[in-house]
RNA sequence: AAAGUUAAUGGCAAACCCAUUGAAAAAUGGGGACGCAAAGUCACGGAUCUAAAGUUGCGAAAGAGCGACAAUGAUGGCUGGACUGCCUAGA
Numbered sequence: 001a002a003a004g005u006u007a008a009u010g011g012c013a014a015a016c017c018c019a020u021u022g023a024a025a026a027a028u029g030g031g032g033a034c035g036c037a038a039a040g041u042c043a044c045g046g047a048u049c050u051a052a053a054g055u056u057g058c059g060a061a062a063g064a065g066c067g068a069c070a071a072u073g074a075u076g077g078c079u080g081g082a083c084u085g086c087c088u089a090g091a
Stems, first nucleotide, its partner, number of pairs: 003088002011036002016031006034077001040083003044080003047075003054069005
């Protein structure tokens, strides 16, 4: 440098439950472990989720209500990319 093992050291923590925040997606904290060799960091491309505000349709008008569109939202444990990093069984 490359690679990642029925080794070691240390790390993270899905679902689910509780609390808090949020319109929601979801996030944070505690419990909990399905998994992870970048499951460390960054929403830049793609993808997915949400739709409060916004635009708009129906609603005779106004309002309620229902729907459509749509990230300034969310997911880095969907994926590509960028940056950084611990360990070393065997070859």
Molecule: c-di-GMP-I-GGC riboswitch aptamer
Organism: Neobacillus rhizosphaerae